Record summary: A computed fold for an 84-nucleotide RNA from a Nevskiales bacterium, annotated as transfer RNA. It matches the Rfam family "tRNA". Gene Ontology term of the family: triplet codon-amino acid adaptor activity. Taxonomically the source falls in Nevskiales (Bacteria, Pseudomonadati, Pseudomonadota, Gammaproteobacteria).

[in-house]
């Protein structure tokens, strides 16, 4: 240089055909149980604002298509594999 694959919370990893993003698990926080702890069970857990109800933003970055994009198209960045 050429070809291909991948990029989603703290981590692993879902979302089947373009239609509620983060299911489920781990970790964490709170609670129940216990003399206390472990184990177990229940709740919460992307981010920002808010006491809260709720609202905004968010799938590597920048654009495009669409009523609607993690998903399709273009460019770029990073990682991995193959060829030279």
């Nucleotide at each position: 240089g050429g070809g291909g694959g991948c990029g989603u919370g703290a981590c692993g990893g879902a979302a089947u055909c373009g239609g509620u993003a983060g299911a489920c698990g781990u970790a964490g926080c709170g609670g129940a149980c216990u003399u206390a702890a472990a184990a177990u069970c229940c709740g919460c857990u992307g981010u920002c604002a808010g006491u809260g109800a709720u609202g905004g933003c968010g799938u590597g970055c920048g654009g495009g298509u669409u009523c609607g994009a993690g998903u399709c198209c273009c460019g770029c960045c990073g990682c991995c594999c193959c060829c030279a």